[in-house]
RNA sequence: GCCCCUGUAGCUCAACGGAUAGAGCGGAGGCCUCCGGAGCCUCAGACGAGCGUUCGAUUCGCUCCAGGGGUA
Numbered sequence: 001g002c003c004c005c006u007g008u009a010g011c012u013c014a015a016c017g018g019a020u021a022g023a024g025c026g027g028a029g030g031c032c033u034c035c036g037g038a039g040c041c042u043c044a045g046a047c048g049a050g051c052g053u054u055c056g057a058u059u060c061g062c063u064c065c066a067g068g069g070g071u072a
Stems, first nucleotide, its partner, number of pairs: 001071007010025004018055001027043005048064005
């Protein structure tokens, strides 16, 4: 250089083109408790960037960026 794959929350992962983008762990607050790291309740937090297709894009297409793999 060329080819392939991946990119969603702090971490690990979901989401037939249509619903308020969800879950576990983690974090914050509260309840409980003699104290709690156990139990219960609540809350915050994310679609890598841009453009396009579409009535509608996390999802499809293109370019770029980042990471991984292959190849001379």
Overview: This is a predicted structure of a 72-nucleotide RNA (transfer RNA) from an Anaerolineae bacterium. The sequence is in RNAcentral, with records from ENA. It matches the Rfam family "tRNA". Rfam describes the family as follows. Transfer RNA (tRNA) molecules are approximately 80 nucleotides in length. The family's RNA type in Rfam is transfer RNA.